A computed fold for a 344-nucleotide part of an RNA from Candidatus Subteraquimicrobium carltonvillense, annotated as large-subunit ribosomal RNA, domain IV.
Context: one part of a larger RNA
RNA sequence: CCCUCGUUAAGGAACUCGGCAAAAUGACCCCGUAACUUUGGGAGAAGGGGUGCCUCAUUAGCGUGAACUCCUCACGGGGGGAGCGUGAAGAGGUUGCAGAGAAACAGCCCAGGCGACUGUUUACUAAAAACACAGGUCUCUGCUAAGCCGCGAGGCGAAGUAUAGGGGCUGACGCCUGCCCGGUGCCGGAAGGUUAAGGGGACGGGUUAUCUCCCGACUUUGUCGGGAGAGAAGCUCUAAACCUAAGCCCCGGUAAACGGCGGCCGUAACUAUAACGGUCCUAAGGUAGCGAAAUUCCUUGUCGGGUAAGUUCUAACUUGCCCCUUAUGGAAGAGAUUCCAUAA
Repeated sequence: CCCUCGUUAAGGAACUCGGCAAAAUGACCCCGUAACUUUGGGAGAAGGGGUGCCUCAUUAGCGUGAACUCCUCACGGGGGGAGCGUGAAGAGGUUGCAGAGAAACAGCCCAGGCGACUGUUUACUAAAAACACAGGUCUCUGCUAAGCCGCGAGGCGAAGUAUAGGGGCUGACGCCUGCCCGGUGCCGGAAGGUUAAGGGGACGGGUUAUCUCCCGACUUUGUCGGGAGAGAAGCUCUAAACCUAAGCCCCGGUAAACGGCGGCCGUAACUAUAACGGUCCUAAGGUAGCGAAAUUCCUUGUCGGGUAAGUUCUAACUUGCCCCUUAUGGAAGAGAUUCCAUAA
């Protein structure tokens, strides 16, 4: 000097992000106990008092219940109270600094935020306001169910059957859950438009049996060779009209689906403000409630409270700023990337 521990004058949080740590509280009995409340709680609320030993005293009481005795055919029952066990409360006295004499053994209260609760979680830096939860709601599923695992057989769901099972969101309870279906999604519709493979094969092209013409050769009517032109059928290439589904366009519904929920100008007998009026735009313009908040940048907003003094706190006021990054998981997409959730 470090670690672990013990004690400490006077002060008592002046320490610090923060009473972190430490200290304090502590057992049993009695008294007493507020707001609030879902009437269960809150509550061990808080706050007080008592606790040793001796005598009364082999205490009162309680438990058990022998001998003996009565009834009964018997089992058994009644009376009886010995002994044993347990055991307050009170009165009087006594003693130490101290009597739950050591050890073990809640500190408490007020107000606010979040999450209803008990639970779960990052094995090895996070236990939480994150997850779950009962409850609510939407949606799918009629049974060979939907959904899921598997190439398949098969299996889970379920030896269940819509009061059941799967998925999404929310998260007890209480009071509530406003407006928008234009966009995206989903559901329904089928008249019209568009639309694939397929069907359909028009027109056109290629090829040439044959024919015509030109040139050349030869046994000049003809044959052969070369060139040019026309060209049926067949084969083949191209391929239009037309027929044709879902989808999309289209027509409706749907927000506890994804989501969204305005601006300007004027106006009241002080001023200020604007119940009121005008106008533009929108699918509709944010209702109730809350609000400088786990959300408020400006901001230590302003006022009240608390303090000698308060960037925190509490109660109000309302002028409710805006944007973004990373990680992980998921959805879509060929990808770039976008969106959602969670965390920082």